[in-house]
Molecule: FMN riboswitch aptamer (RFN element)
Organism: Thermolongibacillus altinsuensis
């Protein structure tokens, strides 16, 4: 290094402006937002070396998986829960570049990704400390 145990800390953003209406941040026009792990042809830096190779950091809402809800004694298990195409470059693009789209738990309320609430909760996980194995 790695594995295991215990503990500590951290761990989600967003309707400007306008229309209709008795009433809507819920409808309509329009605006805005993007959790965690993986993958990764992005970008940056460094090393070796000579055109390649290696290392570190970084790079996806809609590619793979996970989390928040409900049932359950439960860390078992089950249920519910969303979305991408076209063009370009290229050996290769589902991730790059350009364009056009699309999606967003539950309860409440004039129909909610954005308000209020469960929640001073939970949480995928991240960082660190201590101990043990080695």
């Nucleotide at each position: 290094a790695u594995u295991c145990a215990u503990c500590u800390u951290c761990g989600g953003g967003g309707c400007a402006g306008g229309g209709u209406g008795a009433a809507a941040u819920u409808c309509c026009c329009g605006a805005c937002c993007g959790g965690c792990g993986g993958u990764g042809a992005u970008g940056a830096a460094g090393c070796a070396a000579u055109u390649u190779g290696c290392u570190u950091c970084u790079c996806a809402g809609c590619c793979c998986g996970c989390g928040a809800g409900c049932c359950g004694c439960a860390u078992a298990g089950g249920c519910a829960c969303g979305a991408u195409c076209c063009g370009g470059u290229g050996c290769g693009a589902g991730u790059c570049c350009g364009g056009a789209g699309c999606c967003g738990a539950c309860a409440g309320u004039a129909u909610a990704g954005u308000c209020u609430g469960g929640a001073u909760g939970g949480g995928a996980g991240a960082a660190g400390a201590u101990g043990a194995a080695g």